The prediction has a mean pLDDT of 91. Predicted 3D model of an 86-nucleotide RNA (c-di-GMP-I riboswitch aptamer) from a Bacillota bacterium.
RNA sequence: CCCCGAUAAGGGCAAACCCGGCGAAAGCCGGGGGCGCAAAGCUACGGGUCUACAGCCGCAUAGGCCAUGACCGCCGGGCUGCCGCA
Numbered sequence: 001c002c003c004c005g006a007u008a009a010g011g012g013c014a015a016a017c018c019c020g021g022c023g024a025a026a027g028c029c030g031g032g033g034g035c036g037c038a039a040a041g042c043u044a045c046g047g048g049u050c051u052a053c054a055g056c057c058g059c060a061u062a063g064g065c066c067a068u069g070a071c072c073g074c075c076g077g078g079c080u081g082c083c084g085c086a
Base pairs, nucleotide, nucleotide: 004084005083012037013036017032018031019030020029021028022027035073041079042078043077045076046075047074048071049070050069055065056064057063
């Protein structure tokens, strides 16, 4: 230094749920909360998943299609990083 990683130290993040806000929705932001997390830091690059306002199809107020929207706490990849028992 790399792999790796602890009932270590000091810290960090924060699921469900609740409240407020934004959004058509998925979801996001703030506060509370704390299930978990050694990258649960960053990145939609590959796969995947979610949503479907507008648009398109449709006789239709039925229904279907569609990502330009969203998720990195679904799995990979890339970039960066604290600590140091075995």

Taxonomically the source falls in Bacillota (Bacteria, Bacillati). Its Rfam family is "c-di-GMP-I riboswitch aptamer". Rfam describes the family as follows. GEMM was predicted in a large-scale screen for bacterial structured RNA regulatory elements. Of the family's consensus pairs, 95% are formed in the model.